[in-house]
A computed fold for a 1476-nucleotide RNA from an uncultured bacterium, annotated as small-subunit ribosomal RNA. Rfam family: Bacterial small subunit ribosomal RNA. Gene Ontology terms of the family: ribosome and structural constituent of ribosome. Its mean pLDDT, the model's own confidence on a scale to 100, is 86.
RNA sequence: GAGUUUGAUCCUGGCUCAGGGUGAACGCUGGCGGCGUGCCUAACACAUGCAAGUCGAGCGUGCAGUUGAAGCUUCGGUGGAGACUGCAUAGCGGCGGACGGGUGAGGAAAACGUAGGAACGUGCCCCUUGGAGUUGGAUAGCCACGGGAAACUGUGGGUAAACCGACAUAGACUCGAGAGAGUAAAGCUGAAAGGCGCCAAGGGAGCGGCCUGCGGCCCAUCAGGUAGUUGGUGGUGUAAAGGACUACCAAGCCGACGACGGGUAGCCGGUCUGAGAGGAUGGCCGGCCACAAGGGCACUGAGAGACGGGCCCUACUCCUACGGGAGGCAGCAGUGGGGGAUUUUGGACAAUGGGCGAAAGCCUGAUCCAGCGACGCCGCGUGGAGGACGAAGCCCUUCGGGGUGUAAACUCCUUUUCUCAGGGAAAAAGGAUGAUGGUACCUGAGGAAUAAGCCCCGGCUAACUACGUGCCAGCAGCCGCGGUAAUACGUAGGGGGCGAGCGUUACCCGGAAUUACUGGGCGUAAAGGGUGCGUAGGCGGCCUUGCAAGUCCGGUGUUAAAAGCCCUGGCUCAACUAGGGAGAUGCGCUGGAAACUGUAAGGCUUGGGUGCAGCAGAGGCAGAUGGAACUGCUGGUGUAGGGGUGGUAUCCGUAGAUAUCAGCAGGAACGCCGGUGGAGAAGUCGGUCUGCUGGGCUGCGACCGACGCUGAGGCACGAAAGCUAGGGGAGCGAACCGGAUUAGAUACCCGGGUAGUCCUGGCCGUAAACGAUGCUCACUUGGUGUGGGGGCAUGAGCCUCUGUGCUGAAGCGAACGCGUUAAGUGAGCCGCCUGGGGAGUAUGCCCGCAAGGGUGAAACUCAAAGGAAUUGACGGGGGCCCGCACAAGCAGUGGAGCGUGUGGUUUAAUUGGAAGCUAAGCCAAGAACCUUACCAGGGUUUGACAUGUGGUGGACGGACUCGAAAGAGGAAGGCCUCGAAAGAGGAGCCAGCACAGGUGGUGCACGGUCGUCGUCAGCUCGUGCCGUGAGGUGUUGGGUUAAGUCCCGCAACGAGCGCAACCCCUACUCUUAGUUACCAGCACGAGUGGGGACUCUAAGGGGACGCCGGCGACGAGCCGGAGGAAGGAGGGGAUGACGUCAAGUCAUCAUGGCCCUUAUGUCCAGGGCGACACACGCGCUACAAUGGCCGGCACAGAGGGAGGCAAGCCCGCGAGGGUGAGCAGAUCCGUUAAAGCCGGUCUCAGUUCGGAUCGCAGUCUGCAACCCGACUGCGUGAAGCCGGAAUCGCUAGUAAUCGCGGAUCAGCAUGCCGCGGUGAAUACGUUCCCGGGCCUUGUACACACCGCCCGUCACACCACCCGAGUUGGGUGUUCCCGAAGCCGCUCUUCCCCCAGGGAGGCGUCGAAGGAAUGCCUGGUGAGGGGGGUGAAGUCGUAACAAGGUAGCCGUACCGGAAGGUGCGGCUGGAUCACCU
Repeated sequence: GAGUUUGAUCCUGGCUCAGGGUGAACGCUGGCGGCGUGCCUAACACAUGCAAGUCGAGCGUGCAGUUGAAGCUUCGGUGGAGACUGCAUAGCGGCGGACGGGUGAGGAAAACGUAGGAACGUGCCCCUUGGAGUUGGAUAGCCACGGGAAACUGUGGGUAAACCGACAUAGACUCGAGAGAGUAAAGCUGAAAGGCGCCAAGGGAGCGGCCUGCGGCCCAUCAGGUAGUUGGUGGUGUAAAGGACUACCAAGCCGACGACGGGUAGCCGGUCUGAGAGGAUGGCCGGCCACAAGGGCACUGAGAGACGGGCCCUACUCCUACGGGAGGCAGCAGUGGGGGAUUUUGGACAAUGGGCGAAAGCCUGAUCCAGCGACGCCGCGUGGAGGACGAAGCCCUUCGGGGUGUAAACUCCUUUUCUCAGGGAAAAAGGAUGAUGGUACCUGAGGAAUAAGCCCCGGCUAACUACGUGCCAGCAGCCGCGGUAAUACGUAGGGGGCGAGCGUUACCCGGAAUUACUGGGCGUAAAGGGUGCGUAGGCGGCCUUGCAAGUCCGGUGUUAAAAGCCCUGGCUCAACUAGGGAGAUGCGCUGGAAACUGUAAGGCUUGGGUGCAGCAGAGGCAGAUGGAACUGCUGGUGUAGGGGUGGUAUCCGUAGAUAUCAGCAGGAACGCCGGUGGAGAAGUCGGUCUGCUGGGCUGCGACCGACGCUGAGGCACGAAAGCUAGGGGAGCGAACCGGAUUAGAUACCCGGGUAGUCCUGGCCGUAAACGAUGCUCACUUGGUGUGGGGGCAUGAGCCUCUGUGCUGAAGCGAACGCGUUAAGUGAGCCGCCUGGGGAGUAUGCCCGCAAGGGUGAAACUCAAAGGAAUUGACGGGGGCCCGCACAAGCAGUGGAGCGUGUGGUUUAAUUGGAAGCUAAGCCAAGAACCUUACCAGGGUUUGACAUGUGGUGGACGGACUCGAAAGAGGAAGGCCUCGAAAGAGGAGCCAGCACAGGUGGUGCACGGUCGUCGUCAGCUCGUGCCGUGAGGUGUUGGGUUAAGUCCCGCAACGAGCGCAACCCCUACUCUUAGUUACCAGCACGAGUGGGGACUCUAAGGGGACGCCGGCGACGAGCCGGAGGAAGGAGGGGAUGACGUCAAGUCAUCAUGGCCCUUAUGUCCAGGGCGACACACGCGCUACAAUGGCCGGCACAGAGGGAGGCAAGCCCGCGAGGGUGAGCAGAUCCGUUAAAGCCGGUCUCAGUUCGGAUCGCAGUCUGCAACCCGACUGCGUGAAGCCGGAAUCGCUAGUAAUCGCGGAUCAGCAUGCCGCGGUGAAUACGUUCCCGGGCCUUGUACACACCGCCCGUCACACCACCCGAGUUGGGUGUUCCCGAAGCCGCUCUUCCCCCAGGGAGGCGUCGAAGGAAUGCCUGGUGAGGGGGGUGAAGUCGUAACAAGGUAGCCGUACCGGAAGGUGCGGCUGGAUCACCU
């Protein structure tokens, strides 16, 4: 810096990512070289080899050679001492095995780092001084004899030395005040000179031991620790200080500046990261420490409590003849094991270094090299140039093309690397010597030859398409992808990134200002302690002087080397490495400064305190006392009710209630005053009087003289509930009981009612203990109320101090808001926060009688949880206003029968769609076949239909045969255009291939179209303005309207889509025109003539805009009136804003992708869509007398008519039939409209109502009326007597009622679309139901209340707590036992003159072990407990809108559960009313 909480926004806040790093590991891949690096785990166990020896110039010895004395001799010799030379190394002795090498277990410590210190040691090395005389002794080797399996060992004998001792000497040295006393020595070698050693002493260098200041982990759920503990004295001990150890004495010592305890850890130079501050880390290299199987101990030594020495104990392994022995890779390699994981049983001492030696030299798994591993860093390569409007393949495609892509091929060139061959180092200081190594390097030859992968491509984040898959398989760092069009899975093509690597995982720092020193916060997001007093601590007014601890400046020492930085150099470069330089914020020493802090001293008065004079107050405690109300009791009056609720009931009352009067008793609380008021630190405090008592304010400026502020711990106070003991108990009232309500009602409402509420004493210590705002001080514009005081003025008033409110400058704030009473600007101190859940839970501890309180986690889980504000939506919130929304009315539906649609069921099929309103007489404005999409069956396969290609052109036709038909066969007959012909072409036909076809799926992929909210009045934009922003303003407000209609106002001004108007019909009229319409006056029987007045027709105009009065604001407009055919939009229609419902439709059509292809296509005949126990919707006809029936009479409008409408006439009871004038229509026809009017009849009846159902007989359409048409006649005559809950329509030419027409259509209408006739009732009104508009309010909703969401129960999984116990680890205390060993005491045959020592004995200490008892910690545990998580389980509905009883906090009781109720508290409650 980015992603992620939201519809969007700002903020808070967590999670996540991009960077760098690693001793790494894993996956895929892998050409070369250089330099580095490589058991992070089991400090687990180890086979085998090697890793520390050396000196013969310390000593004895052995062997060989040379020589050879004494002695013996037969003089030949023998003998072999000794000497010399060489070799050998076991032993004695010396030096070294305390270095080098490994590891990190332990250890929180003087272990480490840094800076210092005093009481020390020091082999080898350097310098200096002096010395080495005399004389003894032992012992290994060796020999002899034994023991033992072995390891090894015993006894005796003899022996050397630089081995051990005695004596002498003692300047120096040690002790001592001194006198004095004490302590040494070694030789070897050389011909020699000499060299190497030895002793004593002094000094040095280097190294080591000890002490101290300061510094660096976590836990306070470790708060007290300590008996050698703290100090002293005398001793012991050591190289040395010391309580290190011992005896005695004293009682100290350490600790909130964190003792003690627990956990973890080797420390540092450095390393990684970071802008830095910081954080993390301590592998390689270097310094220090610690350890050497686990533990203890000493010996030797200059040095060790000793890795490859010793002793003992323990565990383990091995050998064994069972008696007993051996061993210690955390050296180098290597093995097993553990593990995600870490190498060769290599070469060489050539170099560097180490040990020994005089030296040669020997030893050296230190070291130098090589090997293995891409483990890391660095370098190089896998070729270079040319090469097409661009091969093939593959991918995509809109089929045109595009991509891979100069990439390849191909041509030319080069040779790092590679292979072969030749030469061949430096590393070695004067000479010799090279493991590495025939390596590096050089030269030549060959040949593009030997050499590319990995990850990613939804956003963050650079890189996109296709196919497959279909919430599957899978991906995923976070957000999240996948449910048929996936740039997110898998594959491919393409692309991006890095490259011998690339990814993943793990871990660290960063980003994270997300622990904030640099550099955060706490009103509402997490966070102010309930309040005060006060301890430690922190901080602290003015002036003067001194000091110099802090502070500042200078000098100096140190801060090892390496690393890092700068410069320069060496490997061809780089990595790597060499030299030089600067730096190293720290600490020490030292000189200086004196402002500030500190400190010491002196002074001051403004902070603070005291005093004096006033003032207000529900401040506290105690006592006394008062009236109203209430309940009870007594008595009186009085009678049938009372009480209670939404309505009831329980309850009280004729045994006299309620009501009322009088009296008495009791307890609790104090009306009015009363306040937005006062007091108090808070909790809290309210009748009146009295006593005691705390604090505050004002004025004065007399006194003190910084005495101050804050305040971890601590102490005190602390509402309500609750606890304890004793009182008290009127009212109220958890629990409880009853009555209601309810699906239930463990509630809300009602009747009762116990604890409690009250008092006294004692506990508890918590609250939304809130201003959700710690205390103190200072500073920063104002206005206006109010309580208490002072001053001035006195008329209002002005000034000032101290409280308490409102509004508000600057400023602050995420916003809301705060704003001299800060949430502003600063200072001081305290408390607290660090994502949500788990959880204020568990556990431990403290407090409490208990309830419980305080302190207070983790596992696990989530990608959020939150704050403020915005726009919506919603509310059983509010205001205003509309609508046949209610109300008022009329007629219905729901009941019956039938029609029709739907569900369901049935069926071979009952094709499909439509689904609350907005599906259901809907698609369908016409299902007997057809339609038709369905079913069973029969056929067919380039197809019923289109185009292309090739062929033919005798196709076709259709008597007849088969068949249910489709279809198959098939006689007669029999083409067109151009051209002279040849031939060409076309319809048609044939054939194969391309393709057709699909009412197959997806309306949740779409176009188009349509329903609905809704003809509701709304929905937006530009610019400006306001706001960090979402967004607001405009569009809100006051009026008005049917209307966002208009007017006024206004940080808005305009504009667009809607509204309205423009259009059509209708109502009046005029003009024009007039046949088929019309006919008053005319001619006439019809018809015709005539007329242009009327009706009408249909084209164009007119007409409503105004006028008067009132109201209103002089407005918009409203009300009334006149006139008018018509008024205030005259009535009706067409017209449907932004959008909503993933609303409907893939079956009108169109269409992407998917699916079928002898079938999901297509053809046929038959069946089905018409089924029927049911359920619903829409209708028709009725139930009758406002009626039915019969007869007579009257009046429409609109629309239709040629395969049609049909007059008239004839036939039929009729449907209809026959014939047929007229009419493509203001002419003819359907056409008699019906209700109505007049007259008659029926007389309340299942009827002369009603017509279903069924029977018979017919008519018509049609190929065909069986399934399955309509109609007619005769007969039959069902249900039904006005319809439960519920529910629909309609406000006027409307409802109701009456008929007529049309589309579809062969036929079929109770449906649909139209037409006219007759023609009402009612609307007080807007409380309520439904829908809607505007404003406002609340919200935890935003898929938007059909929302959200809580708890129990059931199931699954996970982690945790408790748990009878059980089993490990660690540790404290006490006791027992007690190895090795040091030390002490002691005996005596041993050594031994003595002294001393050894064996032995005794004792202290003492590892391990045993016993007892605590504490800490882990594993496991029947069972118990809650918690978390988990698409569709159960019960309820607690919360969010007044969430339907406002919610929440504390507490108590109760209840399946959310929860309910009581008491006190909070507003983080809506709404209404009242006041100002």